Small-subunit ribosomal RNA from an uncultured prokaryote, 1490 nucleotides, folded computationally. The RNAcentral record of the sequence draws on SILVA. The coordinates come from a structure-prediction model, not an experiment, and the mean pLDDT is 84.
[in-house]
RNA sequence: AGAGUUUGAUCCUGGCUCAGAUUGAACGCUGGCGGCGUGCUUAACACAUGCAAGUCGAGCGGCAGCGCGGGAGCAAUCCUGGCGGCGAGCGGCGAACGGGUGAGUAAUGCUUCGGAAUCUGCCCAGUAGUGGGGAACAACCAGUCGAAAGACUGGCUAAUACCGCAUACGACCUAAGGGUGAAAGCAGGGGAUCGUAAGACCUUGCGCUAUUGGAUGAGCCGAAGUCGGAUUAGCUAGUUGGUGAGGUAACGGCUCACCAAGGCGACGAUCCGUAGCUGGUCUGAGAGGACGACCAGCCACACUGGGACUGAGACACGGCCCAGACUCCUACGGGAGGCAGCAGUGGGGAAUAUUGGACAAUGGGGGAAACCCUGAUCCAGCGACGCCGCGUGUGUGAAGAAGGCCUGCGGGUUGUAAAGCACUUUUAGUGGGGAGGAAAACCCCCGACCUAAUACGUCGGGAAUUGACUUAACCCAAAGAAAAAGCACCGGCUAACUCUGUGCCAGCAGCCGCGGUAAUACAGAGGGUGCGAGCGUUAAUCGGAAUUACUGGGCGUAAAGCGUGCGUAGACGGUUGUCUAAGUCGGAUGUGAAAUCCCCGGGCUCAACCUGGGAAUGGCAUUCGAGACUGAAUAGCUAGGGUGCGGAAGAGGGAAGCGGAAUUUCCGGUGUAGCGGUGAAAUGCGUAGAUAUCGGAAGGAACAUCAGUGGCGAAGGCGGCUUCCUGGUCCAGCACCGACGUUCAGGCACGAAAGCGUGGGGAGCAAACAGGAUUAGAUACCCUGGUAGUCCACGCCUUAAACGAUGAGGACUAGACGUUGGAAGGGUUAGCCUUUCAGUGUCGCAGCUAACGCGAUAAGUCCUCCGCCUGGGGAGUACGGCCGCAAGGCUAAAACUCAAAGGAAUUGACGGGGGCCCGCACAAGCGGUGGAGCAUGUGGAUUAAUUCGAUGAUACGCGAGGAACCUUACCAGGGCUUAAAUGAUAAUUGACCGUCGCCGAAAGGUGUCUUUCUUUUAGACAAGUAUCAAGGUGCUGCAUGGCUGUCGUCAGCUCGUGCCGUGAGGUGUUGGGUUAAGUCCCGCAACGAGCGCAACCCCUAUCUCUAGUUGCCAGCACAUAAUGGUGGGGACUCUAGAGACACUGCCUACGUAAGUAGUGAGGAAGGUGGGGACGACGUCAAGUCAUCAUGGCCCUUACGUCCUGGGCUUCACACGUGCUACAAUGGAUGGUACAAAGAGCAGCCACUCAGCGAUGAGGAGCGAAUCUCAAAAAACCAUUCUCAGUUCGGAUCGGAGUCUGCAACUCGACUCCGUGAAGCUGGAAUCGCUAGUAAUCGCGUAUCAGCAAUGACGCGGUGAAUACGUUCCCGGGCCUUGUACACACCGCCCGUCAAGCCAUGGAAGUUGGGAGAACCUAAAGUCGAUAACCGCAAGGAGUCGCCUAGGGUUAGACCAAUAACUGGGGCUAAGUCGUAACAAGGUAGCCGUA
Repeated sequence: AGAGUUUGAUCCUGGCUCAGAUUGAACGCUGGCGGCGUGCUUAACACAUGCAAGUCGAGCGGCAGCGCGGGAGCAAUCCUGGCGGCGAGCGGCGAACGGGUGAGUAAUGCUUCGGAAUCUGCCCAGUAGUGGGGAACAACCAGUCGAAAGACUGGCUAAUACCGCAUACGACCUAAGGGUGAAAGCAGGGGAUCGUAAGACCUUGCGCUAUUGGAUGAGCCGAAGUCGGAUUAGCUAGUUGGUGAGGUAACGGCUCACCAAGGCGACGAUCCGUAGCUGGUCUGAGAGGACGACCAGCCACACUGGGACUGAGACACGGCCCAGACUCCUACGGGAGGCAGCAGUGGGGAAUAUUGGACAAUGGGGGAAACCCUGAUCCAGCGACGCCGCGUGUGUGAAGAAGGCCUGCGGGUUGUAAAGCACUUUUAGUGGGGAGGAAAACCCCCGACCUAAUACGUCGGGAAUUGACUUAACCCAAAGAAAAAGCACCGGCUAACUCUGUGCCAGCAGCCGCGGUAAUACAGAGGGUGCGAGCGUUAAUCGGAAUUACUGGGCGUAAAGCGUGCGUAGACGGUUGUCUAAGUCGGAUGUGAAAUCCCCGGGCUCAACCUGGGAAUGGCAUUCGAGACUGAAUAGCUAGGGUGCGGAAGAGGGAAGCGGAAUUUCCGGUGUAGCGGUGAAAUGCGUAGAUAUCGGAAGGAACAUCAGUGGCGAAGGCGGCUUCCUGGUCCAGCACCGACGUUCAGGCACGAAAGCGUGGGGAGCAAACAGGAUUAGAUACCCUGGUAGUCCACGCCUUAAACGAUGAGGACUAGACGUUGGAAGGGUUAGCCUUUCAGUGUCGCAGCUAACGCGAUAAGUCCUCCGCCUGGGGAGUACGGCCGCAAGGCUAAAACUCAAAGGAAUUGACGGGGGCCCGCACAAGCGGUGGAGCAUGUGGAUUAAUUCGAUGAUACGCGAGGAACCUUACCAGGGCUUAAAUGAUAAUUGACCGUCGCCGAAAGGUGUCUUUCUUUUAGACAAGUAUCAAGGUGCUGCAUGGCUGUCGUCAGCUCGUGCCGUGAGGUGUUGGGUUAAGUCCCGCAACGAGCGCAACCCCUAUCUCUAGUUGCCAGCACAUAAUGGUGGGGACUCUAGAGACACUGCCUACGUAAGUAGUGAGGAAGGUGGGGACGACGUCAAGUCAUCAUGGCCCUUACGUCCUGGGCUUCACACGUGCUACAAUGGAUGGUACAAAGAGCAGCCACUCAGCGAUGAGGAGCGAAUCUCAAAAAACCAUUCUCAGUUCGGAUCGGAGUCUGCAACUCGACUCCGUGAAGCUGGAAUCGCUAGUAAUCGCGUAUCAGCAAUGACGCGGUGAAUACGUUCCCGGGCCUUGUACACACCGCCCGUCAAGCCAUGGAAGUUGGGAGAACCUAAAGUCGAUAACCGCAAGGAGUCGCCUAGGGUUAGACCAAUAACUGGGGCUAAGUCGUAACAAGGUAGCCGUA
C1' cells in the first nucleotide's frame, strides 16, 4: 500500500466482498509448565445456609455464665463482685465510611472554568472556662397476657443519661437602652498542709463547655459543552417577574398571599425513543468513528412506591413507619423477611469461578492501651479468557531402508526424516537446602529531657515475640530423551497439488463461483503452506471506505439544479481616514486529580508486569500587550447599484373594435348518376337529385404569404389589422444619490396541456362510443360517423422529457465567420468599410471532461449564496400530516430482495435502416419435377428381427463403386469357452492328425481303428489345466486424431514497425476510380509484409522440332476379288517428349493513371481462350468411435465366438431422387454412314455350327496403339402407320426357357410366346441451365460368380434459345446508421393469469402497555390549629385541617401484538395468453393528463 466482482473486450460511475488490528467473549478440535492480569455483558429475576459493624468496665448500676480467692458445711452443696473478667441493660463513639449495582436520569446528572448567601463530628492552632443542686428511667425484683414475636402493670436504683441555678472573655438577638444562653467527669501519681475515715488539695493525661481561625468534607448558583427523531411546531398558570411573609445551614416561587402578563421556541422549545457521565479504551497516518468491562473521580439506586426520625453528616444496602407484590412461620388470633456485600443455590442464557485461608502486610471502626472487629484487603483455588516467557531435544547419519503416495514404469516423493551412533538435561518428577515481604506495638531494665515526682510523655539502648501465602521464589544433587503437538488451509483474491471416490447427487461457499463421468473448488488419502499450546469459526467495533468527502466527493448524459420569479431571516460584501479591541496574534499566571499513552531511568534471570522522574494533556479561565485583517462605531469617496434628461427596436401583457381567405350548414339556380374512401374494400351519402358548379345567407374557430438557428418575455409562452391602458430592455452623453449590493431556508406570486365547478358558445377537429375493414384474434393501427373537450367569462387544479436534461450573481482567459438592435468614425455614397455596446448562432486555441463533448452565451480559472445526490429493486409507494370539490399533489419511509443496476465509447452481429456492387438471384428463354406406371432412398407402420448411422439449406439413387448364402453388425434355434493369431512359466497326460461308422440342419458331439521321431534321467510335438495376456460393428463424434460437408472459389483474413486514443481499439484495409478479384492506379500517418486472389501444375484448342511401332500411307514398288496385306517411307493423320504462341503487345477513342470501348488489325485462339486440380482466418460442440486410429467407461461359460434358417427385399400410407411414357420433330421394318474413352487371362472372346432368342457346342488371336469386347446411337435414304388409349405406352399377370452359383421359395438377371394397366403433357408450388452449354443420342468402366445399374463415374455424336435490365425474391461483399443483441434476432424482453414461499399495507374488532388530564377516596408522616383527658410545668394523648404514596371512576390520545377478509410487492430451470419495448421493433419512442 491494495485486491476480487457489472462487459465479447474497454474506460468511468457505483455498490457488494476480502486481506489488518481489537474483545470482560462464546463454540469446535487439541492441550506441557510458569509469571502477571482477568472472569453474569442475559433476569435491577427469586433466594436455602454461613459470614460481611462493632467496640468501650479508664462513663454507669450491676453480675446471668466461666475461672480463681475467701467463708460455711461430714458431704452433696451453699454463701461471698473480693479478683480475672463479663451476657443482658443504661450511656458514648461508629454504624452516612468501606463493599455492590447501573434500574432510573438527556439534566435536580456529568465535564471544564468561575461564583457567593452556607454548614462541618473526629483533627490542628488560639482564647476563656469546667462552680453548685435536683428529678427520673432501664437493668433487677414481683406479677399479668400471648402459640410465637413480644407486650403490659407495680416497686428499687447509678451515671460522661436528663433538668434547672450561678457565672459569660468571646458568641447570638436588639427598638442599640438592653436582653439570652454552658459544662462531666474518668484514670494515674503525690511532697507539703487539712481530715478519724472517705477524702479534700496539688499535679499529669484523657474528656467536657463556650468561642475564634484553619484543614477536611458537604450543600448552593452561573457559563460553555454533552445521542437520535420535525412523519414531534408550538410549549407554559407557580407558569415569568415584583412586593410582603413563611421556611432552610444557606440564595431562590423553595412555599404562601396580593399585583403585573409575562417566560421558552426553527441557534429546534414541547413530545417520543435511547442512554449513568468522565479520566480513558479500541481503531485510524491524522481528522475522525465506535465504546465507557477491569482501575480511578462524580452521580443515582438498595424488593416496588411514599415518608419522616436520629444525627455533624442520611431522608440511611445489612435502621424505623405506612402502602403494595412475593416468600416463610402460625395454635388462624397474628407475626417475620429483603445477597445490586463475600461465598453459594435455582432460574435465564452461547456464556462467566470456591458455601477456601488469614488479619502476617496496607487501610478502617472502637478503646488510654493491650486488644477486639473488619468476605475492605492480602493470599490461595477454578477457567489457555487475555498478555508475556520457556519447553517438547541437540549433533551426526544415504543402504537415499521398509511402509505410504504418485508414475511417462525409467523413477520421483515422504527424506537426514526414521533407525543407528555420539551428546545435553531447561521444564515436569524425586531428594536436600532456602532469602525477602517484619517495621513495630507490647514487656523488662538502663540512660537522657520534662516535672516537686521514682506519674505521664518524648528520645536512645537492651532482651524477647509476631508470616495466611509456604509442600512457594531461589540454589544444589542424582537419573534418564526420558513425561510433553496440534489446528486450519492448499480454484482466484491468498502462501500451498496430485491420486482415488462421487456424477447438478452428496455436498462446498467470505465474494466471484464449484459439482451434469477425466472436479488442484465436494469426500478421503499422500504431499505441501501458515500459525503454534494453541488453531479455526461465529458475533462485535474501527480500518481499508475519498462509500457523508472539515482535512477530502459530486450534480449536461452515470444518483443529483427546485418549472420560474419576487423577496424576509440568514450568509457574504467596493473604497479612504479616525476610533474601539469582540474575533485574531503574542507573553505571563492559575487550572487541566492520580492512573493510562509517550520519553529517559530503575526492579523481578528476560518479557509481560511493577516503579522513579520528565514530557504531554491540542482545553478553560485571569491578566498584560499588538492593531495588519474581519467585526462594532463614526466621517468621507464614486469604479458596484440606482434616479433624471435624449433617442431606439420588439408576436412583452391586458381590454375594446374591425377584416379577408378557407371549412361546414342552410336557401335558391344549373346539372345527372354516381360521390366518398382505401393497400384493396366496405360502412356512409345519393334519383325524395348527392358529388360538381354559380349566387346568397348564417355561425364559430384559426390568422397563409411576410417568416428568418429573426424579435420579445423570468419561465410557461407570445404571430391578421386599428385604438386605449401598461411592464421590461438597449444605446449615447451629462447631472444627481452615495454601497442603497449579491444570494436566498421558510413565505408570496406566476405557471403548457389535460382535468374539475357555474354560465355561455359550438364551424372544424375529436377521447369515449357505434359501424365497416384487417386479423388466428384486433376491445388497435386504416375508413365512415360521433359526444365530452377544444373557444369565451369567472373560480379551482399546480403537474410535464416544465430540457440547454446545464441554479443565480460577479471577475478573468486566443481567434474566425454570420445575424438582430443602437452609437461613433471613415467614405470612392455601395447600407460600403472600421470600431464599440447589448443580444442571438456556427466553428475553434488553451484548459476541462470517463468519454461524448464544452469552449467569452464554458461543462475553462476563481469568489459569494441557495437547492439537490449517496447501489439496483421495493417506491416517489405505505402510514401520518398539509393542500384540493374531485382527480390528485407536496412531504416521505421500512421489512424484504439482488450483486449488480448504470454512463460513454469499441469490435462484431442483426434491422420488415440507407448507399454501392456481385451471383442462373430475379427477369428473358429452353427443358424438367409436382399428375401416371415402375425403379430407388427415407419417414411411418408392421415384425422374432425388419442391424446401424446420415435429418433445413449442408439427410433422403447418402455410408453402399453392387444384402440369395457369405457380406451381416439384426432375429430364432443349436453349439464352444483361452478360443481365429501369439508368447512365457509351472506341473500333468499321450495323444494329435488321419480313416471308417452313428446322431444332427450344420456347427458339433460320440464311437471304433491306427500308435510318430530322436534319444532313452529327458526333450520335441500335441492336448487340456492355472496365471499373465485376447476379443467386442458395446457406450461416449459433447473427451479426441485423421478425413469430409457448408458458408464459398465468396474476396476476404491478419502481422511488424510507426502514428492516434487513458483504454478496448483505430489507422494501414477507409476515400476517388477500376477489376472476376484487398486486381491495379491515384490520394492519404502511414510504410512494409504474410495467408488468400492471380500465376506456376494437368487436360484441351494452333504451330514447330525430335522420334516412327503395334499407329499412318502422299509419292515409288509388289500382291489381292478387295483390304497398309507386303517392301518401303516420315510427307500427312496420329502417338508422346521438347518448345513456340496471348502480353491490352499494336491502332483509334476516352482517361492523370489503372483501365475501358471497337462485329479494329493481325492471329488457331483476345482481353482470366475453355475445363480441371487447388478451398485463406474462421463458422456450424456440423458429420463420422460402424473405414481406420485413439483416451475413458462397460462385458468376459458373454455385449466374445461358430453354425443353420430367417431378416435387412414387409406395406394402408407420406416425401425425395430418377427411369419410361403419354406419341407423327413420332412408332415399326429394311438399308447406308461417322466416334471417343475405356476394359480384358479363374479374362475378353474373333470365326464356324445349333437355337426365333437368352445361350450353347467347338475354337483362332490377345496380358493387348497389334487380338477381343464392338453393333455406336441419334443422323441419313426408303416403306408403312394417320390421331385412335392407337402399329402410342409398356406396367401387371400366365406359360416356356437360358445363364451364374453349393443353392435363385422368401429374394437374381436375361430370353421367347401370350396378356396389354395407368397415362392424351400434369393444381398450388418448385428445379436445372448463359455455349460446344441446355436439350437429345448412344458407348465404356468400377464394384461384381450373378444381379435388382433406370444409380454413380467417365466418353464422345447432334446441337439451340435468351439476357431489356437490377424495381422485386434468395444468398453474398464493402461503406454507413440505429441497437436495451454478444449463446449475438432461432437474440432480448413486458404485463395479466395459474402454483409455491416470504416480508409488508388496510381492516369489523380483540388483547396488552406506558404516560398525561379530571373527579372521588386516602395510609404513614411533616407542618398548622386545638375547650373537656394526663401532667406541678414544659409538654403529651386525642381531635380537626393542608399536602400526599396507593386505590377507584371517566373520556380521549399514543405505542405494541393479534385478526375473518383484502391490497399491492419480492423471490422461485423448463406452466398459460398474447408480443408492449430494444432496428424505422414492423403504428418512431418518451413525458404530463383524461